[in-house]
RNA sequence: UUCUUAUCGCGAGUGGCGGAGGGACUGGCCCAAUGAAACCCGGCAACCAUCUAUCCUUCAAUAGAAAGGUGCUAAAUCCAGCAAACAGUUGAACUGUUUGGGAGAUAAGAG
Numbered sequence: 001u002u003c004u005u006a007u008c009g010c011g012a013g014u015g016g017c018g019g020a021g022g023g024a025c026u027g028g029c030c031c032a033a034u035g036a037a038a039c040c041c042g043g044c045a046a047c048c049a050u051c052u053a054u055c056c057u058u059c060a061a062u063a064g065a066a067a068g069g070u071g072c073u074a075a076a077u078c079c080a081g082c083a084a085a086c087a088g089u090u091g092a093a094c095u096g097u098u099u100g101g102g103a104g105a106u107a108a109g110a111g
Stems, first nucleotide, its partner, number of pairs: 001111008013041001015040002021031003025081004042073003047069002050065005077103001082100007
């Protein structure tokens, strides 16, 4: 860097440090000197690995434990982005709802 699979409305700080940005991109809309990002500590969760039980030849599967490798810790992935259906309302456009898709994030595996 590419591909595959799964998940993305739950959860998590009145801490330290730092000193102006941050929420991937674009458009909105937000967060931020009542202190942003980054880093440290704390915390949350349980994808992979580990252990136990059931089944069993083994693998796998299911349930549980624990927390080794990651991850996460404002707002649904903050909302939309492309398409379709329906409704407002007749033609376009616009708005709303739903569905599918796209993009993105994370984990595991493969190249």

This is a predicted structure of a 111-nucleotide RNA (SAM riboswitch aptamer (S box leader)) from Gracilibacillus suaedae. The model forms 97% of the base pairs in the Rfam consensus. NCBI's taxonomy places the organism under Bacteria, Bacillati, Bacillota, Caryophanales, Gracilibacillus. It matches the Rfam family "SAM riboswitch aptamer (S box leader)". About the family: The SAM riboswitch is found upstream of a number of genes which code for proteins involved in methionine or cysteine biosynthesis in Gram-positive bacteria.